[in-house]
Context: one part of a larger RNA
RNA sequence: GGCAAAUGGUGGAUGCCUUGGCGCCAAGAGGCGAUGAAGGACGCGAUAAGCUGCGAAAAUCUUCGGGGAGCCGCUAAAUAGGUAUUGAUCCGGAGGUGUCCGAAUGGGGAAACCCGGCCUCGGUAAUACGAGGUCAUCCGGCUUUUUAGCCGGAGGCGAACCCGGGGAACUGAAACAUCUCAGUACCCGGAGGAAAAGAAAUCAAUUGAGAUUCCGUAAGUAGCGGCGAGCGAACGCGGAGUAGCCCAAACCCGGCUCUUAGGAACCGGGGGUUGUAGGGUCCCGAUAUGGGACGCAAAAGGGUAGCAGAAGGAUCUGGAAAGGUCUCCCGCAGGGGGUGAUAGGCCCGUAUGCGAAACCCGGAUGCGCCUUAGGGAUACCCUGAGUACCGCGGGGCACGUGGAACCCCGUGGGAAGCUGGGAGGACCAUCUUCCAAGGCUAAAUACUACUUGGCGACCGAUAGUGAACAAGUACCGUGAGGGAAAGGUGAAAAGUACCCCGGGAGGGGAGUGAAAUAGUACCUGAAACCAUUUGCCU
Numbered sequence: 001g002g003c004a005a006a007u008g009g010u011g012g013a014u015g016c017c018u019u020g021g022c023g024c025c026a027a028g029a030g031g032c033g034a035u036g037a038a039g040g041a042c043g044c045g046a047u048a049a050g051c052u053g054c055g056a057a058a059a060u061c062u063u064c065g066g067g068g069a070g071c072c073g074c075u076a077a078a079u080a081g082g083u084a085u086u087g088a089u090c091c092g093g094a095g096g097u098g099u100c101c102g103a104a105u106g107g108g109g110a111a112a113c114c115c116g117g118c119c120u121c122g123g124u125a126a127u128a129c130g131a132g133g134u135c136a137u138c139c140g141g142c143u144u145u146u147u148a149g150c151c152g153g154a155g156g157c158g159a160a161c162c163c164g165g166g167g168a169a170c171u172g173a174a175a176c177a178u179c180u181c182a183g184u185a186c187c188c189g190g191a192g193g194a195a196a197a198g199a200a201a202u203c204a205a206u207u208g209a210g211a212u213u214c215c216g217u218a219a220g221u222a223g224c225g226g227c228g229a230g231c232g233a234a235c236g237c238g239g240a241g242u243a244g245c246c247c248a249a250a251c252c253c254g255g256c257u258c259u260u261a262g263g264a265a266c267c268g269g270g271g272g273u274u275g276u277a278g279g280g281u282c283c284c285g286a287u288a289u290g291g292g293a294c295g296c297a298a299a300a301g302g303g304u305a306g307c308a309g310a311a312g313g314a315u316c317u318g319g320a321a322a323g324g325u326c327u328c329c330c331g332c333a334g335g336g337g338g339u340g341a342u343a344g345g346c347c348c349g350u351a352u353g354c355g356a357a358a359c360c361c362g363g364a365u366g367c368g369c370c371u372u373a374g375g376g377a378u379a380c381c382c383u384g385a386g387u388a389c390c391g392c393g394g395g396g397c398a399c400g401u402g403g404a405a406c407c408c409c410g411u412g413g414g415a416a417g418c419u420g421g422g423a424g425g426a427c428c429a430u431c432u433u434c435c436a437a438g439g440c441u442a443a444a445u446a447c448u449a450c451u452u453g454g455c456g457a458c459c460g461a462u463a464g465u466g467a468a469c470a471a472g473u474a475c476c477g478u479g480a481g482g483g484a485a486a487g488g489u490g491a492a493a494a495g496u497a498c499c500c501c502g503g504g505a506g507g508g509g510a511g512u513g514a515a516a517u518a519g520u521a522c523c524u525g526a527a528a529c530c531a532u533u534u535g536c537c538u
Base pairs, nucleotide, nucleotide: 001537002536003535004534005533006532007531008530009529015523016488017487020459021458022456023455024454025453026452027451028450029448030447031157032156039101040100041099042055043054044053046079047078049075050074051073061095062094063093064092065091066090070083071082072081106115107114108113116135117134118133119132120131121130122129137154138153139152140151141150142149143148161192162190163189164188165187166186172179176226202209203208213240214239215238216237217236223231224230244440245439246438247384251270252269253268254267255266257264258263275418277383278382279381280380281377282376283375284374290371291370292369294368295367296366297365301361302360303359304358306354307353308352312327313326314325315324316323328345329344330334336348337347338346389413390412391411392410393409394408395407396406399425420435421434422433423432424431475482476481495522498509499508500507501506
C1' cells in the first nucleotide's frame, strides 16, 4: 500500500408519521365601496422582535344571548401585577370606536406627508393654539332666486363565468402567399348572480310545426376547401325547462307654445298591439271570470353560539394495555379522532333527539295594487322610411365569390304602404308561409375568489401549492419582475442536580427515562467518503 471483515465517524437515503396541499361533490353565498372599499403605513402589550388581533375608547369598549371555572392570543417560558359563581376568559348576534394613506374627494404631493378656507366650541387681554364639522369632479332631476341652490346617483376594487368594441403570431399545410392556428391569446368597455338570446317578415314541404336556451342524436353526414392542410352545419327526432307581454300609430279628451287664425309642433290621459290579418270608426251586447314577473305584512322552516346523548371488569406480559386470556354489556351509536402499543363500552364524539334574546334567509297565507272578455257592419283612417331594396366595397353565416340566397356594416341611389310587404339558397311563375324597419321577459345553461359539510385505487416533505416551518418570507434586480432552502427528542422535559478533565467547545462519571448509539447538531439512520482494530497478501 491492497483486499476482507468488524467497529466507529461523516452523511441524510429509506421506512414510518402529518399540522399542509391536490381533486371532486353537495349546500350556501354570489359581491365590497363616498356611512370611505380592496390593499397598506404607523401605532396599541408591565417587560414585546415576529405573527395574530385591534385603532389614540388601540391583543380592545357596550349590550343581548350561549357557556360554567378558571383566565390575562401564538413563537414562549418567566417574573410582576391583575381578574373571576355579583358568572370572568371564551363562543355567537347587534352596536361603539376606528390615526394616516389609498377611488381619496378642500389644495398640493416624491402614497402613508405638506399647506389652507368657512362655521361652531374650547382657549387668550387679543393673536396664537386646540377640538368637531364642512369645502373635489362628473351626470340626472327639481326650483319665482339660474356664473345659484336643493335632492339623488356615479367614480375604485374583485377568481372565474357573460356580452360588446378591437385583435395577433408562433404553429399546421412536412417550404409558402389563399387557408390554418382563431375571432384563440391579448387590450378596452359594460353587466349580473348569472349573462346573452327570446315570442317568427321562423322553419317546413303540399302532411305540418309553433319564442329562446342547454343536452343527446342526426353526423364527421350534407357541404365548404391552394377540393391541400383542414373546416364542418341544418331539417327532423329524443330529452331538460317552459310564459308570455308592453309600446308607436289611427281615434277621443285635456294642457302648453307658435300661428298667415285654416291649423301645426310638443306634453299628459284614454284607446290599441295583430297575419285563418288586426285595430280605429259605426251598431249590438256584457261587468263575469281568470291572471300577475308588483308592493306591504307574515306562519312554518332554515342559518349565525350551543345542549342531552347507551354500554366493562378481572388477570398476564409490559415503562405504559387499547394487546393476550377469562367473563360481561350497549347498539337508531361497530363514522372518525385522542388517550404511554391495536379501545363500540376511558375522553372528545357518532346515531338520535332538542335549542335563540338578537340579526339574516325564507315565504304558507292575508291585504293592497295592476291587468283580463264578445258579436256584427263597412272599406273612410292606422299598422314602425332615408327604412326595405339595388349598385359598389367589406364582414357574418359550416359556405374561401361561387349559380350565393339569408343577416350585418360603409358608400351612392331609393320603394310599396293591405288590391300592401318579406321569405321558401341566383332569378321568374304558381303555391305555401310569415308581417321587418320599437321594446321587455323567469326557468332549463356557465362559473367558484369566498363559507360550511362530505368524499378520494390523490401526494406524503427532492412528493403535494412556490409556500406543512417568520413564504410570496429571506435573498436577487434601478425596475417590471424573479424567488428559495428549511418538518419529526420523549408517553411525559422527567431537557442530565452533583463530581471530574478542559480557557471554552466538548467529554468522562453520576442521575432521568422502557430506551440517551432518544441529549434539543435529538425517530429510523442506507451509500459515497474518512478512520480504527483484526486477518491475509505485497